RNAcentral holds the sequence, with entries from ENA. The RNA shown here (transfer RNA) has 71 nucleotides and comes from a Parcubacteria group bacterium. Its Rfam family is "tRNA". By type it is a transfer RNA. From the family's description: Transfer RNA (tRNA) molecules are approximately 80 nucleotides in length. RNAcentral records the identical sequence in 2 taxa. NCBI's taxonomy places the organism under Bacteria, Bacteria candidate phyla.

RNA sequence: CGCGGGAGGGACGGAUGGUAAGUCGCAAGGCUCAUAACCUUGAGAAGCGGGUUCAAUUCCCGCUCCCGCAA
Numbered sequence: 001c002g003c004g005g006g007a008g009g010g011a012c013g014g015a016u017g018g019u020a021a022g023u024c025g026c027a028a029g030g031c032u033c034a035u036a037a038c039c040u041u042g043a044g045a046a047g048c049g050g051g052u053u054c055a056a057u058u059c060c061c062g063c064u065c066c067c068g069c070a071a
Stems, first nucleotide, its partner, number of pairs: 002069006010024003018054001026042005047063005
């Protein structure tokens, strides 16, 4: 250099052109003599730039970074 895959709350990670699920973690409250466990509630997210579309996390293009294959 060529080919393919990926980038999403702190971590993992599902889905889909129409409000971004879930688990763990975090915070508060409840329970308890207390802690853990358990229960309830809450905060916290789409790599960057363009395009298509009424609407883009999703589709298209470019860039950056990561992983793999080949050489």